Background:
Transfer RNA from a Candidatus Hydrogenedentota bacterium, 72 nucleotides, folded computationally.
RNA sequence: GCCCACGUAGCUCAGCGGUAGAGCAGCUCAUUCGUAAUGAGCAGGUCGUUGGUUCGAAUCCGACCGUGGGCU
Numbered sequence: 001g002c003c004c005a006c007g008u009a010g011c012u013c014a015g016c017g018g019u020a021g022a023g024c025a026g027c028u029c030a031u032u033c034g035u036a037a038u039g040a041g042c043a044g045g046u047c048g049u050u051g052g053u054u055c056g057a058a059u060c061c062g063a064c065c066g067u068g069g070g071c072u
C1' cells in the first nucleotide's frame, strides 16, 4: 500500500428497514438472627463519526476514525 471482518448499556453479545433488548455487573425492596443464595423491581444507550437513500435507518450506500486478521 491492497483486501476482509468487526464497532450497540460498565462487560459479553442479540437485534439485518417500522417504539433499542438479554445475561452478568450496579442500586432498592422482600426473605434470613445475620451473610450468601433466591425472588420482585429500578436505573443505565446521541447504536464509532459524518454525509446520502427512504414516509421511516442500529439495520441499506459513500467517506473517515478505531480494533483484529490476511496478502505483498
Base pairs, nucleotide, nucleotide: 001071002070003069004068005067006066007065010024011023012022013021018055026042027041028040029039030038048064049063050062051061052060
The RNAcentral record of the sequence draws on ENA. It matches the Rfam family "tRNA". By type it is a transfer RNA. The coordinates come from a structure-prediction model, not an experiment, and the mean pLDDT is 83. NCBI's taxonomy places the organism under Bacteria, Pseudomonadati, Candidatus Hydrogenedentota.